The part of an RNA shown here (large-subunit ribosomal RNA, domain I) has 540 nucleotides and comes from a Muribaculaceae bacterium.

[in-house]
Context: one part of a larger RNA
RNA sequence: GGCGCAUGGGGGAUGCCUUGGCUCUCGGAGGCGAAGAAGGACGUGACAAGCUGCGAAAAGCUGCGGCGAGUGGCAAAUACACCGUGACCCGCAGAUAUCCGAAUGGGGCAACCCGUAGGGAGCGAUCCCUACAUCAGUCGGAACGACUGAGGCGAACGUGGGGAACUGAAACAUCUUAGUACCCGCAGGAAGAGAAAGUAACAACGAUUCUCCCAGUAGCGGCGAGCGAACGGGGAAGAGCCCAAACCGGCGGCGUUUCGGCGCGUGCCGGGGUUAUAGGACCGCUCAAAGGCGCAUGCGAGCGUAGCGGAAGGAGAUGGAAUGCUCCCCCGCAGACGGUGAGAGGCCGGUACGCGAAACGCAGACAUGCCAGGAGCGGCACCUGAGUAGGGCGGGACACGAGAAAUCCCGUCUGAAUUAUCGGGGACCAUCCCGAAAGGCUAAAUACUACCGAGAGACCGAUAGCGAACCAGUACCGUGAGGGAAAGGUGAAAAGCACCUCGGACAGAGGAGUGAAAAAGACCCUGAAACCAUGCGCCU
Numbered sequence: 001g002g003c004g005c006a007u008g009g010g011g012g013a014u015g016c017c018u019u020g021g022c023u024c025u026c027g028g029a030g031g032c033g034a035a036g037a038a039g040g041a042c043g044u045g046a047c048a049a050g051c052u053g054c055g056a057a058a059a060g061c062u063g064c065g066g067c068g069a070g071u072g073g074c075a076a077a078u079a080c081a082c083c084g085u086g087a088c089c090c091g092c093a094g095a096u097a098u099c100c101g102a103a104u105g106g107g108g109c110a111a112c113c114c115g116u117a118g119g120g121a122g123c124g125a126u127c128c129c130u131a132c133a134u135c136a137g138u139c140g141g142a143a144c145g146a147c148u149g150a151g152g153c154g155a156a157c158g159u160g161g162g163g164a165a166c167u168g169a170a171a172c173a174u175c176u177u178a179g180u181a182c183c184c185g186c187a188g189g190a191a192g193a194g195a196a197a198g199u200a201a202c203a204a205c206g207a208u209u210c211u212c213c214c215a216g217u218a219g220c221g222g223c224g225a226g227c228g229a230a231c232g233g234g235g236a237a238g239a240g241c242c243c244a245a246a247c248c249g250g251c252g253g254c255g256u257u258u259c260g261g262c263g264c265g266u267g268c269c270g271g272g273g274u275u276a277u278a279g280g281a282c283c284g285c286u287c288a289a290a291g292g293c294g295c296a297u298g299c300g301a302g303c304g305u306a307g308c309g310g311a312a313g314g315a316g317a318u319g320g321a322a323u324g325c326u327c328c329c330c331c332g333c334a335g336a337c338g339g340u341g342a343g344a345g346g347c348c349g350g351u352a353c354g355c356g357a358a359a360c361g362c363a364g365a366c367a368u369g370c371c372a373g374g375a376g377c378g379g380c381a382c383c384u385g386a387g388u389a390g391g392g393c394g395g396g397a398c399a400c401g402a403g404a405a406a407u408c409c410c411g412u413c414u415g416a417a418u419u420a421u422c423g424g425g426g427a428c429c430a431u432c433c434c435g436a437a438a439g440g441c442u443a444a445a446u447a448c449u450a451c452c453g454a455g456a457g458a459c460c461g462a463u464a465g466c467g468a469a470c471c472a473g474u475a476c477c478g479u480g481a482g483g484g485a486a487a488g489g490u491g492a493a494a495a496g497c498a499c500c501u502c503g504g505a506c507a508g509a510g511g512a513g514u515g516a517a518a519a520a521g522a523c524c525c526u527g528a529a530a531c532c533a534u535g536c537g538c539c540u
Stems, first nucleotide, its partner, number of pairs: 001539009015525001016489002020460002022457007029449002031153002039100003042055003046078001050074002061094006070082003105114003115132007134150006157188001158186005168175001172222001198205002209236005219227002240441003243385001247271005253264004276419001278384003282379006294370005302362004307355003313328004329346002331335001337349003390414008400426001421436005476483002496524001499511004
């Protein structure tokens, strides 16, 4: 020096654990905000750095309800207090709520600075209260008038306006990726769509939406890569309505007037009316009173937001400890789960089951009032959505890339018909069939989950699982946008080592003591390997 063994150091793997996460199910809720939000700054405690709570009324104030013995958060200790005249704690409703922030009197380098007017307090310096942003709408002759509303934030879902590229096509341009990502506007608890100018095919169906099939079919496609329906059928849900117009009336306007009126068309309001076997208006004739739950008020079961009751076990041995073992027993509409010194139906909290609200919220049956709300026959030909439908050109959407290309939307240039009418049935024409555009509303079935409650897992178990089990979007890095960690475990209980010795010691060590264990001593469960040291053995 090497190898081996042993003992220790070192290190923190492994095992076990879980307060945290991940995914999902059911239910709730689906918004907050100028009555100042979300998010912050600064304060606030006897002592108070951080977190939490709160706001100059500041770990809190008031009322009501619940609970029932302790209490002054995390968080020990000291001091001082509170509490059966009911504290603390929990629920509901209120009060207070600095400054910044949409931030809104003006400014500004957020949490700061400076005003104007009115009112109030003080001798005064000064202080206090209130109002004062912008935009839109309404009223109004108008106001630098009043009133009302908006503004900002928020996870996904929705709808509309814009809208890529990498990529694929084994290159690439049409195409694809994809109307995706992303940006912007707007809305709701859902949104959008929706009551046929539909789909079909000689048979019919009867708003919309979602789903399973139809079907990777028919098609589209440098007929490449790829894209990709519908009809029809099975299900979920189920709901239908209102205007415009004709006509009648009122008011205003205009024309005319013999001032009695008459006419006109326009504007507003009311009645009327709403569709395809056309319907409605008008004229004539005939019949008729049954409901909806839209609004308001009253009432208010039920549910939620605190809670309450809630069955049944003892002994022995072992052990530090019994829930394990042995023996005997019990309850069960409760043998879910968690805790307790090892593994508990009967120890504790609970669980099944039953009960409960002064207050607030959500809901719905009922009552009253209000409101909307008919049918048939005949005649007549007044109405039934116009710069619209359609066409040319250029684009876009339709599964459909201009194609034989219907249908729908936009730009531009044009431009009908009026029920003997008009649109569609995939060029186009006829027959036939289906429908009634150019106005509007509409629940449910559907999508999503930031948030609340209950639960589940052939999900993770601290290099895993969220980045974050721990004071994490922290420390730290970056001018900034932004990037972004590491870090869990004594013990059943602190019983967290009184006291003594060595030592400079508040370091450390040795005793003593606690404990089942201290080789559990806080660098604390287990404690692998690398690596280091010591001892021994062998080899050189």
The RNAcentral record of the full RNA draws on ENA. Its Rfam family is "Bacterial large subunit ribosomal RNA".